[in-house]
Context: one part of a larger RNA
RNA sequence: UGACGGGGACCCGCACAAGCGGUGGAGCAUGUGGUUUAAUUCGAAGCAACGCGAAGAACCUUACCAAGUCUUGACAUCCCGAUGACCGGCACGUAACGGUGUCUUCUCUUCGGAGCAUCGGAGACAGGUGGUGCAUGGUUGUCGUCAGCUCGUGUCGUGAGAUGUUGGGUUAAGUCCCGCAACGAGCGCAACCCCUAUCCUUAGUAGCCAGCGGUUUGGCCGGGCACUCUGAGGAGACUGCCAGGGAUAACCUGGAGGAAGGCGGGGAUGACGUCAAAUCAUCAUGCCCCUUAUGAUUUGGGCUACACACGUGUUACAAUGGGGGGUACAGAAGGCAGCUACACGGCGACGUGGUGCUAAUCCCUAAAGCCUCUCUCAGUUCGGAUUGGAGUCUGCAACCCGACUCCAUGAAGCUGGAUUCGCUAGUAAUCGCGCAUCAGCCACGGCGCGGUGAAUACGUUCCCGGGCCUUGCACA
Numbered sequence: 001u002g003a004c005g006g007g008g009a010c011c012c013g014c015a016c017a018a019g020c021g022g023u024g025g026a027g028c029a030u031g032u033g034g035u036u037u038a039a040u041u042c043g044a045a046g047c048a049a050c051g052c053g054a055a056g057a058a059c060c061u062u063a064c065c066a067a068g069u070c071u072u073g074a075c076a077u078c079c080c081g082a083u084g085a086c087c088g089g090c091a092c093g094u095a096a097c098g099g100u101g102u103c104u105u106c107u108c109u110u111c112g113g114a115g116c117a118u119c120g121g122a123g124a125c126a127g128g129u130g131g132u133g134c135a136u137g138g139u140u141g142u143c144g145u146c147a148g149c150u151c152g153u154g155u156c157g158u159g160a161g162a163u164g165u166u167g168g169g170u171u172a173a174g175u176c177c178c179g180c181a182a183c184g185a186g187c188g189c190a191a192c193c194c195c196u197a198u199c200c201u202u203a204g205u206a207g208c209c210a211g212c213g214g215u216u217u218g219g220c221c222g223g224g225c226a227c228u229c230u231g232a233g234g235a236g237a238c239u240g241c242c243a244g245g246g247a248u249a250a251c252c253u254g255g256a257g258g259a260a261g262g263c264g265g266g267g268a269u270g271a272c273g274u275c276a277a278a279u280c281a282u283c284a285u286g287c288c289c290c291u292u293a294u295g296a297u298u299u300g301g302g303c304u305a306c307a308c309a310c311g312u313g314u315u316a317c318a319a320u321g322g323g324g325g326g327u328a329c330a331g332a333a334g335g336c337a338g339c340u341a342c343a344c345g346g347c348g349a350c351g352u353g354g355u356g357c358u359a360a361u362c363c364c365u366a367a368a369g370c371c372u373c374u375c376u377c378a379g380u381u382c383g384g385a386u387u388g389g390a391g392u393c394u395g396c397a398a399c400c401c402g403a404c405u406c407c408a409u410g411a412a413g414c415u416g417g418a419u420u421c422g423c424u425a426g427u428a429a430u431c432g433c434g435c436a437u438c439a440g441c442c443a444c445g446g447c448g449c450g451g452u453g454a455a456u457a458c459g460u461u462c463c464c465g466g467g468c469c470u471u472g473c474a475c476a
């Protein structure tokens, strides 16, 4: 000087408390451990691994296993020779790849050849998701969006170092003010960026009977940009104004005006560093290792196993509910190998025909809600697992191992021990919708979008984490 303390003082955070809803009990989904296996590929490991890499494991993916094949190789550059093609079609053969046969088939030219492609050959080499993240780059997590981390000059100290950065106030903030042997500065904070809340200008192939006319009553047509909206530019909030407190300061409390008030709400943005944190399997890369195999390829299997244990979710256990009928209101996305109106067939998944849309034009477009009828507390008209049967769709192909539909079946479960998690407002809770990946999908996941819409915060004694000052000293 740091680190540490079941030392002290001060302060903060959904940290506790006050509340609301969950977890832990049940079924299922998913990840992990373990066990099993020919293989169940690999990585991730307290917080910060465990719906994580994986934003799509039937084949492929795929790295694993079994079996069959190849050896200059599936891929790159160079050399020599041959051919004129390569690609593609057909036939034979194989579990399949490889293989065999056959058809079609290059360009330029000074006619010497050149280019290109395929095949064959020799070796240089290729190749490796093999090892080491404790050799590394890059990227990322975490403390933590916490308020800190430093430097120059000066001063003090023999020196390590100190000072500044401490102190009095204040703030979300090392934010600002005052003081002071310090005076300044840098990286952070804040602001500059994006979305959102109000208004104005500008522009109208979506919106409007707002005002007029027509009307098939549909903004449908004429017509018009007033409004909504869209997207471009601006305005607006700055403690600017008032009162009180405060040291006359910074600032705090209240008020006016205002769509918005003291950081308006949200996002992006992550200082010096810590954890030899994670990643050699995104990629790159040193060294080591393999080279007829630790490389390449094909078929099939496995990653989907199952006595069990844990994490994360989802559906419920019901009447604030289940079921039947009627009826209303979004936002944000996406769409040509696509989204599909409408009609018909089917109980339905869906099929057949067919229309519009390369999209503010067409399509996809809510559910909770509201109005009624029924059920009357029961393992039930709750709950839907499991199983049997019959189907639909995608796809060479749904046996291992897909989703969906219909009929039947109807399991556990009556609110969950100790414990533990999230959340302070358009939040929690609850309701549906969309997208990426994607042929399809094991999505109940992830990322977004809107609808309805709470309760509580006395307070900082205690638990956890953090900041600053101070004290002690087993430690560096």
Stems, first nucleotide, its partner, number of pairs: 001476002004472002007470002010467004015460002019423004026315008034306002042053002064301007073125001077124002079121006088103005106115003127290002130288003136284002138279003141275001143273001148187006154163003167178003193267004198235007207225001212222003238261001241255005317416001321375007334363002338357002342353004382413001387408007429452007